Predicted 3D model of a 473-nucleotide part of an RNA (small-subunit ribosomal RNA, 3' major domain) from a metagenome.
Context: one part of a larger RNA
RNA sequence: UGACGGGGGCCCGCACUAGCAGUGGAUUAUGUGGAUUAAUUCGACGCAACGCGAAGAACCUUACCAGGAUUUGACAUCCUACUAACGAAGUAGAGAUACAUUAGGUGCCCUUCGGGGAAAGUAGAGACAGGUGGUGCAUGGUUGUCGUCAGCUCGUGUCGUGAGAUGUUGGGUUAAGUCCCGCAACGAGCGCAACCCUUAUUGUUAGUCGCUACGAAAGAGCACUCUAGCGAGACUGCCAUUGACAAAACGGAGGAAGGUGGGGAUGACGUCAAAUAAUCAUGCCCCUUACGUCCUGGGCUUCACACGUAAUACAAUGGCGAUUAACAGAGUGAAGCAAAGCCGCGAGGCAGAGCGAAACACUAAAAGUCGUCUCAGUUCGGAUUGCAGGCUGCAACCCGCCUGCAUGAAGUCGGAAUUGCUAGUAAUCGCGGAUCAGCAUGCCGCGGUGAAUACGUUCCCGGGCCUUGUACA
Numbered sequence: 001u002g003a004c005g006g007g008g009g010c011c012c013g014c015a016c017u018a019g020c021a022g023u024g025g026a027u028u029a030u031g032u033g034g035a036u037u038a039a040u041u042c043g044a045c046g047c048a049a050c051g052c053g054a055a056g057a058a059c060c061u062u063a064c065c066a067g068g069a070u071u072u073g074a075c076a077u078c079c080u081a082c083u084a085a086c087g088a089a090g091u092a093g094a095g096a097u098a099c100a101u102u103a104g105g106u107g108c109c110c111u112u113c114g115g116g117g118a119a120a121g122u123a124g125a126g127a128c129a130g131g132u133g134g135u136g137c138a139u140g141g142u143u144g145u146c147g148u149c150a151g152c153u154c155g156u157g158u159c160g161u162g163a164g165a166u167g168u169u170g171g172g173u174u175a176a177g178u179c180c181c182g183c184a185a186c187g188a189g190c191g192c193a194a195c196c197c198u199u200a201u202u203g204u205u206a207g208u209c210g211c212u213a214c215g216a217a218a219g220a221g222c223a224c225u226c227u228a229g230c231g232a233g234a235c236u237g238c239c240a241u242u243g244a245c246a247a248a249a250c251g252g253a254g255g256a257a258g259g260u261g262g263g264g265a266u267g268a269c270g271u272c273a274a275a276u277a278a279u280c281a282u283g284c285c286c287c288u289u290a291c292g293u294c295c296u297g298g299g300c301u302u303c304a305c306a307c308g309u310a311a312u313a314c315a316a317u318g319g320c321g322a323u324u325a326a327c328a329g330a331g332u333g334a335a336g337c338a339a340a341g342c343c344g345c346g347a348g349g350c351a352g353a354g355c356g357a358a359a360c361a362c363u364a365a366a367a368g369u370c371g372u373c374u375c376a377g378u379u380c381g382g383a384u385u386g387c388a389g390g391c392u393g394c395a396a397c398c399c400g401c402c403u404g405c406a407u408g409a410a411g412u413c414g415g416a417a418u419u420g421c422u423a424g425u426a427a428u429c430g431c432g433g434a435u436c437a438g439c440a441u442g443c444c445g446c447g448g449u450g451a452a453u454a455c456g457u458u459c460c461c462g463g464g465c466c467u468u469g470u471a472c473a
Base pairs, nucleotide, nucleotide: 001473002472003470004469005468007467008466009465010464011463012462013461015457016456019421020420021419022418023417026312027311028310029309030308031307032306033305034303035302042053043052064298065297066296067295068294069293070292073128077127078126079124080123081122082121083120086104090099091098092097108117109116110115130287131286133285134284135283139281140280141276142275143274144272146270151190152189153188154187155186156185157166158165159164170181171180172179196264197263198262199261201232202231203230204229205228206227207226210222211221212220214219235258238252239251241249242248314414318373319372320371321370322369323368331362332361333360336355337354341350342349343348380411385406386405387404388403389402390401391400427449428448429447430446431445432444433443
């Protein structure tokens, strides 16, 4: 000087408290451990691994296993020879591939018409290719975490023999090393804040595909809604009180908004030999008729069990039926979104208007109103299983999703323990998108309905500053 203390002081955070909804019990989905297996590919392991890499494993993906093949190779550059390239149909085979090499086919540039060249293919030789093989404790890059915590440093000066100190401590204040005052310090940098995006108000400009004070429409118009550019607006600016004549705090006015208005992006010096060699790049080591490459089938989907994260419930603040009755936002659409109409109980099918979209389509549910059920393993709950169908796709057996009929399991609110959340939040309701042929209870977004509680900081956890002890570095 740090680090540590079941030392002290001050302060903060959904850290506790006060509340609301859960998890832990049930079933299912999904990830992991373990076990199993020919293989169940690999990585991630307290917080900060476990709906994580994976924004989507039937084949492919795919790295794993079995079997069948191949060796200058699936891919790149160089050399030699030959052939323009290309190439339907056929036979064998699970296919890779092999046989036959046949029908067809003679291009482009230069030319002394002999040929040469470019591109591509076949054969051969070796230099080499190739490796999702190892090492994240050799690395780059990227990322997590403490933590959006308020800290981390430097120059000059001064003090100290020196390591170092001072500044950065102190008195106040703040979300903040934020600001003020003081002070052997005076300044400065990286962080904080602001500048950026979005949302809440308004002015102005511009109005088509949007809108309607007009119209049956065509049209007309741009006030309103809205769209999207430029401005205004909030700064403790004003008033009063407190304060040290400061910074600031508290109350008020005006205002759409008030003291950082709400949300986002933004992550200092560093810590964890944190994660990643399987995104990529890369040193070294290793394989080179195999640890490379191609193919078919299987596996990653197993199942005495254990854990994490979710979905659905256990019901009356509810279920079911009717009303087929209302009201969004944000997105997406051409190998696409697909309306009306018709068929089907339904998934869906036929059909194909319109739309490269402020034009057309995908496109709401909960809520509301009426009826019924009357507390039961039920008209709750929907697992499981049987049968019959639909869709995608070469192909749904292993191993997809959906529909109808039948079946109708556990479950009556969950032990110890434990999580999230302070407002348009929690809870609840649906909608969209990426991935994607198909497949979403996951992820990322969007709006609808819309609470309760916070006295406070004694305690638990994490963090910041000062101080003290130390046989630790």